[in-house]
This is a predicted structure of a 353-nucleotide part of an RNA (large-subunit ribosomal RNA, domain IV) from a Pseudomonadota bacterium. The organism belongs to Pseudomonadota, within Bacteria. The RNAcentral record of the full RNA draws on ENA.
Context: one part of a larger RNA
RNA sequence: CUCUGGUUAAGGAACUCGGCCAAUUGACCCCGUAACUUCGGGAAAAGGGGUGCCUCGCGUAGGGUGUAGGGUAAUACUGAAGCCCGAGGAGGCCGCAGAGAAAUGGCAGGGGCGACUGUUUAACAAAAACACAGGGCUCUGCAAACUCGUAAGAGGAUGUAUAGGGUCUGACGCCUGCCCGGUGCCGGAAGGUUAAGGGGAGGGGUUAGCCGCAAGGCGAAGCUCCGAGCCGAAGCCCCGGUAAACGGCGGCCGUAACUAUAACGGUCCUAAGGUAGCGAAAUUCCUUGUCGGGUAAGUUCCGACCUGCAUGAAUGGCGUAACGACCUCUGCACUGUCUCAACCAGAGGCCCA
Numbered sequence: 001c002u003c004u005g006g007u008u009a010a011g012g013a014a015c016u017c018g019g020c021c022a023a024u025u026g027a028c029c030c031c032g033u034a035a036c037u038u039c040g041g042g043a044a045a046a047g048g049g050g051u052g053c054c055u056c057g058c059g060u061a062g063g064g065u066g067u068a069g070g071g072u073a074a075u076a077c078u079g080a081a082g083c084c085c086g087a088g089g090a091g092g093c094c095g096c097a098g099a100g101a102a103a104u105g106g107c108a109g110g111g112g113c114g115a116c117u118g119u120u121u122a123a124c125a126a127a128a129a130c131a132c133a134g135g136g137c138u139c140u141g142c143a144a145a146c147u148c149g150u151a152a153g154a155g156g157a158u159g160u161a162u163a164g165g166g167u168c169u170g171a172c173g174c175c176u177g178c179c180c181g182g183u184g185c186c187g188g189a190a191g192g193u194u195a196a197g198g199g200g201a202g203g204g205g206u207u208a209g210c211c212g213c214a215a216g217g218c219g220a221a222g223c224u225c226c227g228a229g230c231c232g233a234a235g236c237c238c239c240g241g242u243a244a245a246c247g248g249c250g251g252c253c254g255u256a257a258c259u260a261u262a263a264c265g266g267u268c269c270u271a272a273g274g275u276a277g278c279g280a281a282a283u284u285c286c287u288u289g290u291c292g293g294g295u296a297a298g299u300u301c302c303g304a305c306c307u308g309c310a311u312g313a314a315u316g317g318c319g320u321a322a323c324g325a326c327c328u329c330u331g332c333a334c335u336g337u338c339u340c341a342a343c344c345a346g347a348g349g350c351c352c353a
Base pairs, nucleotide, nucleotide: 001348002347003346004345005344006343007342008341010339011338014337019334027051028050029049030048031047036041038171052093053092054091055090056089062085063084064083065082069078070077094098106332107331108330109329110328111327112326113324114323118130119129134169135168136167137166138165139164140163146155147154148153172319173318174317175316177249178248179247182246183245184242185241186240187239188238191237192236193235197231198230202226203225204224205223206222209218210217211216250268251267252266253265254264277311278308289305290304291303292302293301
């Protein structure tokens, strides 16, 4: 010097990103406990007091069990003994200290997120992520939908719509606005488009034959190759519906007898122009917004305001008791975290032998 423990004057978070760490608290009994609340809770809230031993007392009062006994219609009931549990009170004794060691909650207040108990990145993340009861939409009538398999077959299910699958939301309370133009899905089938296929107008190749002196030309049947009109489904176009389907939810100008602002008006665009609620927010760029609170002093925190760069309603909105090794702010208690370091014990290291 390093590590692991222990103690510390005065101060007491001044440390630090942050009380990280350490310290405080701690058992049992009694007293006593607020807001809020889903009336269960919150609660061990908080905050106090007591605790050893001896005598009264053979462990008392009382309680449990229960033998003998008593007692009855009764196996009821009662109940000496024995065994077990066991207060409270008074007086006294000793120590610095009586839950004498060990083990054994620090507490309170405000806010955010998630209702909760659970689950998770085995080996850097335990969370506001996942799940969850509850809610909705949708598919599925049973050889179900759906999934695995080429198939047979299997799961679903020895289930049957109060069932099963998919998907979103996520207790509970109050609620969940407007838009169907785009995309998706569902329904429709008149019209447009349209494949294979059907169909075969027409055309090509080949050549028996015919014409020709020849070169060459024409050319039936058959075979063969193209092949128009026309008839051909679903789909798409088209017509409707549907947003707890994917999603979306405006701009400019003017206007009130101070000013400011604009209930009001004009105009353009749109499928419709953001309702309720919340709002500098886990969302606010400007921003340490402004005001209020707390501090001597507060980019954080709490309450407001609303100018929402870029909130908003099951990609749910806003609340919410209880819960949380979650995140954040504050207070009390407590402390070597610190001012600022010191000493002690053990282990290591280092030096000498």